[in-house]
């Protein structure tokens, strides 16, 4: 100071759901909430799902959403080891 790894302590993140506003919509934002999280911080670079539109007859293209679907990049607290 780097890499594994995650026992403890310090904190952090918020799933389902509810109300609210946004959006054709998938969802997104705020507060309430807590299910799970060792990057659940960010990123749409390749995958997979989901929406909308066009066409086609069960497929395609595009545009857009998901980072809490996977890989993948880049960045971060702690140390009984």
């Nucleotide at each position: 100071a780097u890499g594994a790894a995650g026992a403890a302590a310090a904190g952090c993140u918020a799933a389902a759901c509810u109300u609210a506003c946004u959006g054709u919509g998938a969802a997104g934002u705020a507060a309430g909430g807590a299910c799970a999280g060792a990057a659940a911080u960010c990123c749409a670079c390749g995958g997979g799902u989901c929406u909308a539109u066009a066409g086609a007859u069960g497929c395609u293209a595009u545009a857009g959403a998901u980072a809490g679907c996977c890989g993948g990049g880049c960045u971060a607290c702690c140390u009984c080891u």
This is a predicted structure of an 81-nucleotide RNA (c-di-GMP-I riboswitch aptamer) from Sulfurovum sp.
The source organism's lineage runs through Bacteria, Campylobacterota, Epsilonproteobacteria, Campylobacterales and Sulfurovum.
It was read from a public genome assembly, where an Rfam model found it.
Its mean pLDDT, the model's own confidence on a scale to 100, is 85.